[in-house]
Context: one part of a larger RNA
RNA sequence: CCUAGCUAAGGGAAAUCGGCAAAUUAGCCCCGUAACUUCGGGAUAAGGGGUCCCAGCGCUGGUACCUCAAGGUGGCCAGGGCUGGGCACAGUGACAAGGGAGGGGGGACUGUUUAACAAAAACACAGGUGACUGCUAGUCGGAAACGAUGCGUACAGUCGCCGACACCUGCCCAGUGCCAGUAUCUGAAACCCCGGUUCAACGGGAUUAAGGACUGGUAAACGGCGGAGGUAACUGUAACCUUCUUAAGCAAGCGCAAUGCCUUGCCAUUUAAUUGAUGGCUUUGCGAACGGUGUAACCAUCUCUCCACUGUCCCUAGCUAGGACCCU
Numbered sequence: 001c002c003u004a005g006c007u008a009a010g011g012g013a014a015a016u017c018g019g020c021a022a023a024u025u026a027g028c029c030c031c032g033u034a035a036c037u038u039c040g041g042g043a044u045a046a047g048g049g050g051u052c053c054c055a056g057c058g059c060u061g062g063u064a065c066c067u068c069a070a071g072g073u074g075g076c077c078a079g080g081g082c083u084g085g086g087c088a089c090a091g092u093g094a095c096a097a098g099g100g101a102g103g104g105g106g107g108a109c110u111g112u113u114u115a116a117c118a119a120a121a122a123c124a125c126a127g128g129u130g131a132c133u134g135c136u137a138g139u140c141g142g143a144a145a146c147g148a149u150g151c152g153u154a155c156a157g158u159c160g161c162c163g164a165c166a167c168c169u170g171c172c173c174a175g176u177g178c179c180a181g182u183a184u185c186u187g188a189a190a191c192c193c194c195g196g197u198u199c200a201a202c203g204g205g206a207u208u209a210a211g212g213a214c215u216g217g218u219a220a221a222c223g224g225c226g227g228a229g230g231u232a233a234c235u236g237u238a239a240c241c242u243u244c245u246u247a248a249g250c251a252a253g254c255g256c257a258a259u260g261c262c263u264u265g266c267c268a269u270u271u272a273a274u275u276g277a278u279g280g281c282u283u284u285g286c287g288a289a290c291g292g293u294g295u296a297a298c299c300a301u302c303u304c305u306c307c308a309c310u311g312u313c314c315c316u317a318g319c320u321a322g323g324a325c326c327c328u
Stems, first nucleotide, its partner, number of pairs: 001323008010314002014312001019309001027051005036041001038164001052086006059079005064073003087091001099307007106299002111123002127162007138149004165294004170225003175222002177218005184213003192205004226244005253286002265281006
């Protein structure tokens, strides 16, 4: 010096990306326990007190014997209590054994996952919704025979999206897709008709399927959801007006956010001081099942703060065991 441990006066996170690591707490009994809440929870919330040994005296339950019973044997066993006393720094004396509180983001939850760098906010989930399907079905495997779903039958099966719950989910079918319809048009080869000196190649014509054109529907299908100018008794702003334009011009809700370039936005709280956190503002940000906004409970999730606690640090030191190393 390394590895694994132990201990440290005073200070107590000043260390660090970050309390990482360590320390604190800890079992059982008694008291007591907030916001919020889906009334179940939250909750071991938080915060206090007790805990060992001896003796005496009550209480509760069971049971043996003397006994028919009442009663007795201060009988025995178990539990729980009161009073008095004893010792230690310390009584769950070792082992074992939650640190706590508050704000916010994400995901409702239990669960699943990258065997061997990722456990998560990813996947799944109950639930919501759309599509296909009447069974010789639909979907899947197979060239087929045939098989699976399925000894099932729409309260079923398959496929897609969202993802508990609460309040909700607006406008657009012009484009792309899908579905339905279709008088008419378009539309290949074969068959048919005509031509081709006879045959044929070949040329032309007529007819015509799906599809397309065309007409509708459909956004919890793929997706999309404007610009300019003016206007109110200070200024500012614009409920209002004009105009161009679109298929329709982002309505609710949220917002410097896991989304904001400028940006360390502006204001407030927190600090002595904050690119942090929280609460507001928000004119160009997000935006409604590619779901929007909330939400009790839950989480080896992410983030900020406070209390307790500490060798993380100020600032190092000592000890134990093993190793390395040095000498032999």
Large-subunit ribosomal RNA, domain IV from a Candidatus Parvarchaeota archaeon, 328 nucleotides, folded computationally. It matches the Rfam family "Archaeal large subunit ribosomal RNA".